Description: RNAcentral holds the sequence, with entries from MGnify. A computed fold for a 188-nucleotide RNA from uncultured Butyricicoccus sp., annotated as glycine-GGAnGA riboswitch aptamer. The organism belongs to Butyricicoccus, within Bacteria. Rfam family: glycine-GGAnGA riboswitch aptamer. The family is grouped with related families in Rfam's "Glycine riboswitch clan". For this family Rfam cites "Bioinformatic analysis of riboswitch structures uncovers variant classes with altered ligand specificity" (Weinberg et al., Proc Natl Acad Sci U S A, 2017). Rfam describes the family as follows. glycine-GGAnGA riboswitch is a variant of glycine riboswitch that have in common a U69A change.
RNA sequence: CGGAUGAGGAUUGUCCUAGACACUGUGACAAGACACAGGGCCGAAGAAGCAAACCGGGAGGUACAUCUUACUCCCGCGGAAACUGACAGGCAAAAGAAAGACAAUCGGACGAAUCUUUGGAGAGCAUGCCGGGUACGACACUGCGGCAUCACCUACGAGGCUAGAACCAACUGGUAAAAGGACAGAGG
Numbered sequence: 001c002g003g004a005u006g007a008g009g010a011u012u013g014u015c016c017u018a019g020a021c022a023c024u025g026u027g028a029c030a031a032g033a034c035a036c037a038g039g040g041c042c043g044a045a046g047a048a049g050c051a052a053a054c055c056g057g058g059a060g061g062u063a064c065a066u067c068u069u070a071c072u073c074c075c076g077c078g079g080a081a082a083c084u085g086a087c088a089g090g091c092a093a094a095a096g097a098a099a100g101a102c103a104a105u106c107g108g109a110c111g112a113a114u115c116u117u118u119g120g121a122g123a124g125c126a127u128g129c130c131g132g133g134u135a136c137g138a139c140a141c142u143g144c145g146g147c148a149u150c151a152c153c154u155a156c157g158a159g160g161c162u163a164g165a166a167c168c169a170a171c172u173g174g175u176a177a178a179a180g181g182a183c184a185g186a187g188g
Stems, first nucleotide, its partner, number of pairs: 001111002009106007021039001023038005040091003046087001048084002055076006062070002115187005124150001126149006132142003151175003157171001159168002
């Protein structure tokens, strides 16, 4: 700040909605569908895994330190996501599809933002020139700075659309680590 003029949640319908072999062989006389076999890939139905908090057990040394408690370490419990892997599913179209929007219904009290904390993807430690530093006879090196050049990413921000979208595009931002980070869990 929103909420009984109905929160979170659930069900149904409609709209929108990415990725990856129109792969190869056989069944079969040709194609499609289907089935079996073979490799290669995707990650957004569904399912599974775990971080921190919470709780428990053991050990440790410190505090005056016997008990207890706090702290540290180990083991467990617990535990979410658009993360992870790839069981299921999928890899022209169709169908399906997370998230988002709209409508209806069920239900009945919370929800959002801010704050702290934990998890959280992608893509060149690119090339050239100049400067600084190191080294030095010269070559050269550099997690440093500036300018320029291409290549690429998209989950901050902003733009597009009948939208507050993981969609589109790529201005800003970014492409070793750190930082950031949509989103997600916990706490007050």